Source information: The RNA shown here (c-di-GMP-I riboswitch aptamer) has 80 nucleotides and comes from uncultured Schinkia sp. Of the family's consensus pairs, 95% are formed in the model. The coordinates come from a structure-prediction model, not an experiment, and the mean pLDDT is 89.
[in-house]
RNA sequence: AAAUGGCAAACUUGUUGAAAGAUAAGGACGCAAAGCCUACAGACCUACUACAGAAAUGUGAUGGUGGCUGGGUUACCGAA
Numbered sequence: 001a002a003a004u005g006g007c008a009a010a011c012u013u014g015u016u017g018a019a020a021g022a023u024a025a026g027g028a029c030g031c032a033a034a035g036c037c038u039a040c041a042g043a044c045c046u047a048c049u050a051c052a053g054a055a056a057u058g059u060g061a062u063g064g065u066g067g068c069u070g071g072g073u074u075a076c077c078g079a080a
Base pairs, nucleotide, nucleotide: 006031007030011026012025013024014023015022016021029067035073036072037071040070041069042068043065044064045063050059051058052057
């Protein structure tokens, strides 16, 4: 490169959550790991309870993002 295929962004609807988000269906922006892992790490998002404040608001993960990255781990095809 080719071939068999795979996943599914935004958005819509349902459910769920305080939110971020998750999940099911529809839908494809893209992805060679956009398979899995946050009980390895950084980064980012949210802030119910809590603390501070007269208030506005701020702090803050135990919550979340693996389609943010590093890392770990598993994996289809086979021209150069």